Predicted 3D model of a 362-nucleotide RNA (Bacterial RNase P class A) from Candidatus Methylophosphatis roskildensis.
The organism belongs to Candidatus Methylophosphatis, within Bacteria.
The sequence was found by an Rfam model in a public genome assembly.
Rfam family: Bacterial RNase P class A. The family's RNA type in Rfam is ribozyme.
[in-house]
RNA sequence: GAAGUUCGCCAGGCAGCCGCCGUGCGUUAUGCGCAUGGAGGAAAGUCCGGGCCCCGUAGAGCAGGAUGCCGGCUAACGGCCGGGCGUCGUGAGGCGACGGAAAGUGCAACAGAAAGCAAACCGCCCAAGCCCGCAAGGGACGGCAAGGGUGAAAUGGCGAGGUAAGAGCUCACCGCCUUCGCGGCAACGCGAAGGGCACGGCAAACCCCAUCCGGGGCAAGGCCAAAUAGGCAAGCGAUCACGCGGCUCGCGUGGCUUGCGGGUAGGCUGCUCGAGCGGUACGGUAACGUGCCGCCCAGAUGAAUGGCUGCCGGGCGGCGCAAGCCGCCUUACAGAACCCGGCUUAUCGGUGGACUUCCCGC
Repeated sequence: GAAGUUCGCCAGGCAGCCGCCGUGCGUUAUGCGCAUGGAGGAAAGUCCGGGCCCCGUAGAGCAGGAUGCCGGCUAACGGCCGGGCGUCGUGAGGCGACGGAAAGUGCAACAGAAAGCAAACCGCCCAAGCCCGCAAGGGACGGCAAGGGUGAAAUGGCGAGGUAAGAGCUCACCGCCUUCGCGGCAACGCGAAGGGCACGGCAAACCCCAUCCGGGGCAAGGCCAAAUAGGCAAGCGAUCACGCGGCUCGCGUGGCUUGCGGGUAGGCUGCUCGAGCGGUACGGUAACGUGCCGCCCAGAUGAAUGGCUGCCGGGCGGCGCAAGCCGCCUUACAGAACCCGGCUUAUCGGUGGACUUCCCGC
């Protein structure tokens, strides 16, 4: 210098004017004046996890769902950190539903001889015994799985010995299984001995195992409470009307007043001080934790957080050897609604740290 990898950060600043929402103070308080606060890194998707609230509840199980190498962090998690293994990359690094297939059931298209207690299409051999032949040799019975071919996958790989040809048949190395030793909390790694290879693949197929999960959500929930209609109770009242088939007694209904209670409109609350934010010290590889100091940082409910101008800053383009000058832009994604931790997705542009590979110069 070129090409990359990875972890972060910012998301213009100040001033003036106009406007909107909240809060405090003043005032003839729903208005006015003054002061003050007013979106994000994702406020988004609502995909996980928790707080909080209501319902249910002695507790547990079934069903269902989620997760799934190991260790740690955390309120919790499907998140994060560190590690192991596998895989991709020259590398920095990236990615991984990464428990169980010697419990059971099941699946494997096409091709292929054969796809699950293996099989023999092409092929190789025909040593021994048998048949033909004087013999060379040929044939039948039979042996084989080395080579070819199909497939995602064909019953360890590769080399040597061996053999008629072959074959873990034998041996070395690698892989695999069993046992043991060592290192590591563990996942796992390293090594030794033995075994001649048995136990093919798929669990993002059913399933098995382990762990976790009660349901619903701020339109949760709590409080205050009109008008109208209806409910309950008490009192008053004509001794009137109607009903209890005609009569008497009695009872009920109809009126008015007062009180009570439920619900609706509406209002208040929940509501924002919190697993909070910023420094700093210490512990820890880290995620994270602890202590100390400082700070208060939106609460709307048809739902505010906006617009214009100027200066500074920033970016882009042109000219110029350069200093600089001129022009243009100031933009992306988006926007709280109970709160918090994550994940994922969207995003103009700028910027910092660490690292890798290659080239050049000293």